[in-house]
């Protein structure tokens, strides 16, 4: 310094240590006597490039080595005391062993060789013993994750003994024994802790700094010195690097401070001082310290301040918004008066200082001593890295100083523009596809402030792993089921102890850090001080309720015996009849068999059928019953034998012997497996027939494994009550099995009680509801299992088991924001039940086939404007396209315009209020229009803005279709439900109806139904002119001057009419039926049960239709997408479709003659008489109950004669009339001539229940004319059928299933294609960890050995010798390194395999509804 390593006594807490050591320090006692030899340095020769190193000579110590001594110290032997097991202490002995060095001062006698001796004083040395601090080593307890790591171990576990060590110890050895461990052992991960973030707490996460311990130092092993090490800046040795080198060989370790490279999303100065603090080291001065101390440097974090204060609306400019008024930014700003932090400029300047030491003095100690030294105390001096910094004073002046997120909810905080599902945003949910508060950008708000927002990572919300604090019927979730072991829990009283549990006291819980309480820095961050808490751990002292242990006891738990019932309970043997197929004869004849039809398939070789005989395997009909039995799978003909339980009843006994139950064992439906039997039925596979668009399916017709036994495997199911087991409590009702009591009895039921099973309803309470409810899903207790978001997946790997097939046990990656329960309203259904409609049914006529009109589509065009597009578009908009219209196409024009309105000036009349008017001619042109010119009162010019049939019906308003004139839709108040929502409205009835009535927790009420209104059918009154004309009068014409008939007047209002009021019909009135509504029949009426028809359309749906009828927002265009005109198109035509019309003929067509109608229109109209036709020509009438005005089928008569015609009328030729500026493209009509298609129409499909359908023909609107056959009404003529509601369509209302809510046109599933992505499997490839064997062995200890070499000591004159030692050999161990062999995880890997995941791909429809085979 740092955090690699370690899951450990490594930490963390309390302990032991009588198993230990311990320099420096402080205290005590003793001692320091007396001698010797060397080797450095040096100095001379040699090696070597270097580092280095050899030999040889001289030297000194407190450096080395003998020798004296012994206070003590250890050992030996002995006595004593104590303790906690080896022990400890104290003490005795004539016993052994064992130490040391010297240095710098100061002195007064005395002695002196003048050196000193002697005394003295400091430092030291040597040795004892205490103390403080340190340090080893042992123990209790706490201390990650995985069991898909279940077994681990041979120095392993123990003993004896030796080594070894400061000391205990397999710590090493040698025998010996056979033990030891068990979240062992193996894998992963990580330095711990005080502490830190987070949370109400319990916890969870975390270990930076700052503080303890701990490991480590370039890897990897060693020891050596030393009090302390196996030692960061010491050594040795092997490796990997990196430098060097003369190629022989050296040399190094920043994970000390700085600081360089590199790696990375990222982290500072090669600073300044020893001035403080500590530390070594010296007697001190002192030195030394990149420990520290300060300064830089980054908003990294916290704390504090600042970027200005007051006044100051024309609410200024400008921005933005805008309903065009105005709001907003906003007293902001600008001015005005001021203040001066903090920058910036000048001067002054700290504390931090107490010093040590010196120097002078003083007192005390010490000593013979005023000496020396030590201690205290005054003075005087000298030190500052930071720093001329903090900090004050002065000047000047608003001057230098605000950013960042955000604004759709969650969440405080809107507008506009741009963008068009593009860009693009997102933490969930979601924006964006042209009016985006969500994108981007502005304005404005909102938050927070020198900071803001993002990312990250932790806790926390999340009681979403629940000790505190969760749960399994359906949502995840109870083991298939028992027996049972280990553990968890256990009945009543008593006695003892004291585990647990409760108080009290003591050690200890290091500081810091958090709390509090007060200090220091102007405050605050920060810092000092005391305090309090550290919930633990240890000793110890007490208590005795509960647990817990131990003693001895009790019978309520639990069990044992006894009795007489029930029972498909379990093995095993033996036995029966019904049926089915077979087989064998009779009998019999064409056919059976199957099916929605059918077909394979049987069958003239005689079958189905039917008799009789025999053969064979399965399986037990009725009894049979939410009845019985078993732990559960499960059990069902009858008898026998063997054998298990569980109920009732009664006493006796045993004397807690319970409960539960990880693991274990055992039993376990079907199906499958193995072997050996048997096979009648049925029946996986197959195979044929059908089915279909295929049908590897469902339906038939065969048919093999199985299904049956025996043996033996497998262990699984919606093994479900979806509900583990066992005790206890906690209203009731009603069946039913088994037992027993009670009363009654002759007995047997019935009836009451009681105990055990089994059901169904239901109170309380539970629960999300649904349900459950003494057989609890309700209230406790004990115990086991299992759950933690869908998917991947009950899968891969690995493991165990299995003959297999498979089983248990069991993740990950990756992916989505849901998956899921339960109930609600809906929708829907090839559910169900009721009802109803020209919905089918019975009828009539028609469309579909022909020509023709008209509409759409398509096709074609310079355009063939647009829209309408299933029912609900399609003769629709359009009640009328030749120009116009017109919206289109081509040309040719204009530009305040064809239209409005507002603003100048100018003119004419005026009743002064106003209110008109603005032109002629000529030339071009198709025309609009442009050019000129003259007149006159006269125009000019210009901006605002006119215009738009451009688009958006998906921005709207308004209108409209449609479901449907269907009977429905809803509120209010209770009342019930947590809630969404129910009731009401549902139920029985009955209606044409939610129409009445009954009933009901419902009681009213709104819109919708009726009905009020219009018509039409009777009557009555009024009222009669244009309507009538019956009777009455007159005229006239027919007739006979008659009747009598017509015509006209006049009178008249009877009648009809005509138009206004009333009446009438109300199921009132009778019978029957019903509670009542009401139905049926009947009488009376013109009309009889809403009398016919109409107008009248509820909440709603369809983002139905319509921006091209008006309205209107937004977007677009603005000499054009506006306007204006010519033409030409909207009428174009190989072909579809829809609506019609006119036929196909005889119930007809022609021709002639006749009758009877309502309605509506008429003045630029309608228009009689009358002349061949369209029409003309002509005009009476007529502004209309007056006049136009008049039907046609029909009715009489005639022809035609069944044919492409006397039917049919299309197409064409020719001549024509109208209108109209104009009939080419492109009008209607008439008239001659032409005379096509068609002979009643296929699948299919349309109106129509009565004055309807059919048939017939009249009018009107638009309009000059008309392509009208259309539309809308008008009268004439005037049928048929309905038994019914099975079925097709549409609707209503109950109910029920739902995996649908864009609502079945819904919803979804699997293979296959093709795209990504993760993953598993795999032949190998690769690198990395590591057991095992073995080989090779460096340094080094440690043993042995040492023939070489050595001064001190001993012997000896000496030589030499002895002791002791050392090189160096030799072994044991040993790291790197090799070989071999396994193991474990990891990357890759042709190919493979299943997964996810992707706006529109391919085949099919499996699942949801009875989902079309549940």
């Nucleotide at each position: 310094u740092c955090g690699a390593g370690g899951a450990a006594c490594a930490c963390g807490u309390g302990g032991g240590u009588a198993a230990u050591c311990u320099a420096c320090c402080u205290c005590u006692g003793a001692g320091u006597u007396g001698g010797g030899g060397a080797c450095a340095a040096c100095c001379c020769u040699g090696g070597g490039a270097a580092a280095c190193u050899a030999g040889g000579g001289c030297u000194a110590a407190u450096a080395c080595c003998g020798a004296a001594u012994a206070u003590g110290a250890u050992c030996g032997c002995g006595u004593c005391g104590c303790g906690c097991c080896u022990g400890c202490g104290a003490u005795g002995c004539u016993g052994a062993u064992u130490a040391a060095a010297g240095g710098c001062g100061g002195g007064g006698a005395u002695c002196u060789u003048c050196g000193g001796a002697c005394c003295u004083g400091c430092c030291g040395c040597u040795u004892a013993g205490a103390g403080a601090g340190g340090a080893g080593c042992c123990c209790g307890c706490g201390u990650c994750c995985c069991a898909u790591c279940a077994g681990c171990u041979u120095g392993u576990u123990g003993g004896u003994g030796a080594g070894g060590u400061a000391a205990u110890g397999g710590c090493u050895c040698a025998c010996c024994a056979a033990g030891g461990c068990u979240u062992a052992c193996g894998g992963g991960u990580a330095g711990c802790u005080g502490g830190u973030c987070u949370g109400a707490g319990a916890g969870g996460a975390u270990g930076g700094u700052c503080a303890g311990c701990c490991a480590c130092a370039c890897u990897g092993g060693g020891a050596c010195u030393g009090a302390g090490a196996c030692a960061c800046u010491g050594c040795c040795c092997a490796g990997a690097c990196u430098c060097u080198u003369a190629c022989g060989g050296g040399a190094g370790g920043c994970u000390g401070c700085a600081g360089u490279c590199g790696a990375g999303g990222a982290u500072c100065a090669u600073u300044c001082g020893c001035a403080a603090u500590g530390c070594g080291c010296g007697a001190a001065a002192g030195c030394g310290u990149g420990a520290c101390g300060a300064u830089g440097c980054g908003a990294c974090g916290c704390u504090g301040c600042g970027u200005g204060g007051a006044g100051g609306a024309u609410g200024a400019a400008g921005g933005c918004c805008c309903u065009a008024g105005g709001g907003u930014c906003g007293u902001a700003a600008a001015c005005u008066c001021c203040u001066g932090u903090c920058a910036u400029g000048a001067g002054g300047g700290a504390a931090a200082a107490g010093a040590c030491a010196g120097c002078g003095g003083a007192u005390c100690a010490u000593u013979a001593a005023u000496a020396c030294c030590g201690a205290u105390c005054c003075g005087c001096c000298u030190c500052g890295a930071u720093g001329g910094u903090a900090c004050c004073u002065c000047a000047a002046g608003a001057g230098g100083a605000a950013g960042c997120c955000a604004c759709g909810g969650c969440u405080a905080a809107c507008u506009c523009u741009g963008u068009g599902c593009c860009a693009g945003c997102a933490g969930c949910c979601g924006c964006g596809g042209u009016a985006a508060u969500a994108c981007a950008g502005a304005g404005g708000u909102g938050g927070c402030u020198a900071g803001c927002g993002u990312u990250g990572u932790u806790c926390g919300g999340a009681u979403u792993u629940a000790c505190u604090g969760g749960g399994c019927g359906u949502a995840a979730a109870g083991g298939g089921u028992g027996c049972g072991u280990a553990g968890g829990u256990g009945g009543u009283a008593u006695c003892g102890u004291a585990u647990g549990u409760c108080g009290g006291a003591u050690g200890u819980g290091a500081a810091a850090g958090c709390c509090c309480a007060u200090g220091g820095c102007u405050c605050a961050a920060c810092u000092g001080u005391g305090g309090a808490a550290c919930u633990g751990c240890a000793u110890u002292c007490g208590a005795a309720a509960c647990u817990g242990c131990g003693g001895a006891a009790c019978u309520a738990g639990a069990g044992u015996a006894c009795a007489g019932g029930a029972g498909g309970g379990g093995a095993g043997a033996g036995c029966g009849g019904a049926a089915u197929u077979c087989u064998u004869g009779g009998u019999g004849u064409a056919g059976c068999g199957g099916u929605g039809a059918a077909a394979u398939g049987c069958g003239u070789u005689g079958a189905u059928a039917u008799c009789a005989a025999g053969a064979a395997g399965a399986a037990c009909a009725c009894c049979g019953g939410c009845g019985g039995c078993g732990a559960a799978g499960g059990c069902g003909g009858c008898u026998c034998u063997c054998u298990g339980g569980a109920a009732u009843g009664u006493u006796a006994c045993u004397g807690a012997c319970a409960c539960u139950g990880a693991g274990g064992c055992a039993c376990g439906a079907a199906a499958g497996c193995u072997g050996g039997g048997g096979g009648a039925g049925c029946a996986a596979a197959c195979a044929g027939g059908a089915u279909u668009a295929g049908a590897u399916a469902c339906c038939c017709u065969g048919g093999u494994a199985g299904u049956c036994c025996c043996a033996g495997c497998c262990g699984u199911a919606a093994a479900c009550g979806g509900u583990g087991u066992g005790c206890a409590c906690u209203u009731g009702g009603u069946g039913u099995g088994g037992g027993g009591g009670g009363a009654a009895u002759c007995a047997a039921c019935c009836c009451c009680c009681c105990c055990c099973g089994u059901g169904c309803c239901g109170g309380a309470g539970c629960u999300a509801a649904c349900g459950c409810g003494u057989u609890a899903a309700g209230u406790g207790c004990a115990c086991c299992g299992c759950c933690u978001g869908g998917g991947g997946a009950g899968u891969a790997c690995g493991g165990c088991c299995g003959c297999a097939a498979g089983g248990c046990u069991a993740a990950a990656a990756c992916u989505c924001a849901a998956a899921g329960a339960a109930a609600u309203u809906g929708a829907c259904g090839g559910g169900g039940g009721c009802c109803c409609g020209c919905a089918c049914a019975a009828g009539c006529g028609g469309a579909g086939g022909a020509g023709c009109a008209u509409g759409u589509g398509g096709c074609u065009u310079a355009a063939u404007u647009c829209g309408a597009u299933g029912c609900a578009a399609c003769g629709c908009g359009a009640a009328g396209a030749a120009c116009c219209u017109u919206a289109c196409c081509a040309g040719g024009g204009c530009u305040u315009g064809a239209c409005a309105u507002g603003g100048g000036g100018a003119c004419c009349c005026u009743u002064c209020g106003g209110g008109g008017g603005u032109g002629g001619u000529a030339g071009c042109g198709a025309a609009a229009g442009c050019u000129a010119c003259c007149u006159u009162u006269a125009c000019c010019a210009u901006c605002a803005c006119a215009g738009g049939u451009g688009c958006u019906g998906c921005a709207u308003g308004g209108c409209u279709g449609u479901c449907g004139u269907c009977a429905g839709u809803u509120c209010g108040u209770g009342c019930c439900g947590u809630g969404a929502g129910g009731u009401g409205u549902u139920u029985g009835g009955u209606u044409a109806a939610g129409u009445c009535c009954a009933g009901c927790a419902a009681c009213g009420a709104a819109c919708g139904c009726a009905a009020c209104c219009c018509u039409u059918g009777u009557g009555u009154u009024u009222a009669g002119u244009u309507g009538c004309c019956a009777c009455c009068g007159c005229a006239g014409g027919u007739g006979a001057u008659g009747a009598g008939c017509c015509u006209g007047c006049g009178a008249g209002c009877a009648c009809u009419c005509u138009a206004a009021a009333c009446a009438g019909a109300c199921u009132g009135c009778c019978c029957g039926u019903g509670c009542a509504a009401g139905c049926g029949g009947g009488a009376g009426g013109a009309a009889g049960g809403u009398g016919g028809g109409g107008a009248u359309g509820a909440c709603g749906u369809c983002a139905a239709g319509u921006c091209a009828g008006u309205a209107u927002g937004g977007c677009c265009c603005u000499u054009a997408u506006g306007c204006c005109c010519u033409g030409g198109g909207c009428u174009g035509c190989a072909c579809a479709c829809g609506u019609g019309c006119u036929a196909c003929a005889a119930u007809g067509g022609c021709c002639g003659g006749u009758a009877c109608a309502a309605a509506a229109g008429g003045a630029g109209g309608c228009a009689a008489u009358a002349c061949c036709g369209a029409g003309g020509u002509g005009g009476a009438g007529c502004a209309a109950a007056u006049c136009c005005u008049c039907a046609a089928a029909g009715c009489c008569g005639g022809c035609c004669c069944c044919a492409g015609u006397u039917c049919g009328g299309a197409u064409u030729g020719g001549a024509g009339u109208c209108u109209g500026c104009a009939a080419c493209u492109c009008g209607a009509c008439u008239c001659c001539a032409u005379g096509a298609a068609g002979u009643u129409g296929g699948a299919u499909u349309c109106g129509c229940u009565a004055g309807u359908a059919a048939c017939g023909g009249c009018g009107u609107a638009u309009c000059a004319g008309c392509u009208a056959c259309g539309a809308c009404g008008c009268c004439g003529u005037g049928a048929a059928u309905a038994c019914g509601u099975u079925c097709c369509c549409g609707g209503g209302c109950c109910u029920u299933g739902u995996a649908c809510a864009c609502a079945c046109c819904g919803c979804c599933c699997g293979u296959c294609a093709c795209a990504u992505c993760a993953u598993g499997a795999a032949a190998g490839c690769u690198g990395u960890c590591u057991g095992c064997a073995c080989c090779c062995g460096a340094a080094g200890u440690c043993g042995c050995u040492g023939a070489u070499c050595c001064a001190a000591c001993c012997c000896g004159c000496a030589a030499g010798g002895g002791a002791g030692g050392a090189a160096g050999g030799c072994g044991c161990c040993g790291a790197a390194g090799g070989u071999g062999u396994g193991g474990g995880g990891g990357g890759u890997g042709a190919u493979u395999g299943g997964g996810a995941u992707g706006a529109a791909g391919u085949c099919g429809u499996a699942a949801c509804a009875a989902g079309g085979u549940a």
This is a predicted structure of a 1414-nucleotide RNA (small-subunit ribosomal RNA) from a metagenome. The RNAcentral record of the sequence draws on SILVA. Its Rfam family is "Bacterial small subunit ribosomal RNA". Gene Ontology terms of the family: structural constituent of ribosome and ribosome. The prediction has a mean pLDDT of 82.